[in-house]
This is a predicted structure of a 75-nucleotide RNA (c-di-GMP-I riboswitch aptamer) from Arthrobacter sp. SX1312. Lineage of the source: Bacteria > Bacillati > Actinomycetes > Micrococcaceae > Arthrobacter.

RNA sequence: CGUCGACAAAGGCAAACCCGGUGCGAGCCGGGGACGCAAAGCCACGGGACCCCUGAGGUCAGCCGGGCCGCCGAA
Numbered sequence: 001c002g003u004c005g006a007c008a009a010a011g012g013c014a015a016a017c018c019c020g021g022u023g024c025g026a027g028c029c030g031g032g033g034a035c036g037c038a039a040a041g042c043c044a045c046g047g048g049a050c051c052c053c054u055g056a057g058g059u060c061a062g063c064c065g066g067g068c069c070g071c072c073g074a075a
């Protein structure tokens, strides 16, 4: 450095649900809350799902693949 991922250490994220806000909606944002996550960090590029005001439209990165970037270090 690459691969890999400990009943390791330090730290991180936060499903359902509840409250508030926002959007026609899928959803998103903030707070609470933890089912989980080694990229559950970022990107709609391919597939997929979903929404509508059906168009050169939108949502989902915690569905899969891919790209970029990154903490720790046992075997």
Base pairs, nucleotide, nucleotide: 004073005072012037013036017032018031019030020029021028022027035062041068042067043066045065046064047063048060049059050058051057
Record summary:
The prediction has a mean pLDDT of 90.